[in-house]
RNA sequence: GGAGUGGAUCGGGUGAUCGCGCCUGUCUUGUACAGGUGAGGAAAGUCCGAACUCCGCAGGGCAGGGUGCUGGGUAACGCCCAGGAGGGGUAACCCUACGGAAAGUGCAACAGAGAGCAGACCGCCAGCGGACGGGGUUUCGACCCCGUUGCGGGCAAGGGUGAAACGGCGAGGUAAGAGCUCACCGCGUCUCUGGCGACAGAGACGGCACGGUAAACCCCACCCGGAGCAAGGCCGAAUAGGAGAGGAGAGGUGGCCCGCCUCGGUAUGACUCUCGGGUAGGCCGCAUCGAGGCGUCGGGCAACCGGCGCCCCAGAGGAAUGAUCGCCCCCUGAGCGCUUUGGCGCUCGGGGACAGAAUUCGGCUUACAGAUCCACUCCGGUC
Numbered sequence: 001g002g003a004g005u006g007g008a009u010c011g012g013g014u015g016a017u018c019g020c021g022c023c024u025g026u027c028u029u030g031u032a033c034a035g036g037u038g039a040g041g042a043a044a045g046u047c048c049g050a051a052c053u054c055c056g057c058a059g060g061g062c063a064g065g066g067u068g069c070u071g072g073g074u075a076a077c078g079c080c081c082a083g084g085a086g087g088g089g090u091a092a093c094c095c096u097a098c099g100g101a102a103a104g105u106g107c108a109a110c111a112g113a114g115a116g117c118a119g120a121c122c123g124c125c126a127g128c129g130g131a132c133g134g135g136g137u138u139u140c141g142a143c144c145c146c147g148u149u150g151c152g153g154g155c156a157a158g159g160g161u162g163a164a165a166c167g168g169c170g171a172g173g174u175a176a177g178a179g180c181u182c183a184c185c186g187c188g189u190c191u192c193u194g195g196c197g198a199c200a201g202a203g204a205c206g207g208c209a210c211g212g213u214a215a216a217c218c219c220c221a222c223c224c225g226g227a228g229c230a231a232g233g234c235c236g237a238a239u240a241g242g243a244g245a246g247g248a249g250a251g252g253u254g255g256c257c258c259g260c261c262u263c264g265g266u267a268u269g270a271c272u273c274u275c276g277g278g279u280a281g282g283c284c285g286c287a288u289c290g291a292g293g294c295g296u297c298g299g300g301c302a303a304c305c306g307g308c309g310c311c312c313c314a315g316a317g318g319a320a321u322g323a324u325c326g327c328c329c330c331c332u333g334a335g336c337g338c339u340u341u342g343g344c345g346c347u348c349g350g351g352g353a354c355a356g357a358a359u360u361c362g363g364c365u366u367a368c369a370g371a372u373c374c375a376c377u378c379c380g381g382u383c
Base pairs, nucleotide, nucleotide: 001379002378003377004376005375006374007373008372009371010370012328013327014326015325016324017323018322020038021037022036023035024034025033026032027030040354044365045364047363048362049361050360051359052228053227054226055225064224065223066222067221068220069083070082071081072080073079084098085096086095087094088093099219100218104217105216106213107212121159122158123155124154125153127151128150130149131148132147133146134145135144136143137142167185168184170182171181172180186208187206188205189204190203191202192201193200194199232284233283234282235281242275243274244273245272246271255266256265257264292311293310294309295308296307297306298305299304329352330351331350332349333348334347335346336345337344338343
């Protein structure tokens, strides 16, 4: 200098003008003035886990769902840290649904001879018989050798198919072969050693039995009641219903008590008061105290935990937190000038992301122009 790996932080600054929400104060009460305060690393997706609230619930089981190497952290988690195993990378480092296939059931397309207690297409091997071709011998009867082809056998090394072919590789052995035998590796069982453990190492034995698949059913272990701040609690009109009490009287109206009338009685009744439920609406939940933030010290490899000190940090309700201009900063295009050819200066332009709190936390995931810092790896050059 180049290429990369892991982690952390920021994510424009400043001034002027105009504007918005909330809180406090003031007065001349109003679209007033002054002061204060006002988004994020993800506020997002709403995917996990909780707090909180209401409903349900003796205990246990079934069903259903989730998680799945080990140890730790945490209020909890499917999150985080550390480690193991497997895989990838030259390396820094990264990735992994990573329990069980000798409990049972199922599945394996195509290709291939054969896909589960399998199989012989090409091939290899000896034997037998016939035919054909070639060669040799000959006492001319025939015999022998080689090649091709056929038959019934032996083999599974090699070729070929496949994602996968009943251990791998080398040597011996054999007619050819084969764990048939042996060494090494793998696998299994047992023992010992190290480790809390996952697991690792060593030794002995076994001649290989026990192929794959559980994001297939299933088995095993552990966890799980439901709904969600429109949870839920309190207050509560107007109007119209409901219940109760009072209910005047001159007259009038309609129902019933009578066949009718009069008189009378009775219930209803305008109106007044009281009570109760619901609705609109208001307040709380809810934003000053929390699994809180910052700093520091201690413990721990770390996640994290503990002590001490300081701080109080948006809020609201369908929703404020913004806009314009100037200067600066970063990136970039064009032109001009300078130049030690690396760039530098001036002028005029363009661009500066993703995104938007709504009960509150802990995570995960996803989006993101660009800038900075730290640690590490590999390659090249120079001293």
Bacterial RNase P class A from a Candidatus Latescibacterota bacterium, 383 nucleotides, folded computationally. The sequence is in RNAcentral, with records from ENA. The organism belongs to Candidatus Latescibacterota, within Bacteria. It matches the Rfam family "Bacterial RNase P class A". Its family is annotated with tRNA processing, dimeric ribonuclease P complex and ribonuclease P activity in the Gene Ontology. The family's RNA type in Rfam is ribozyme.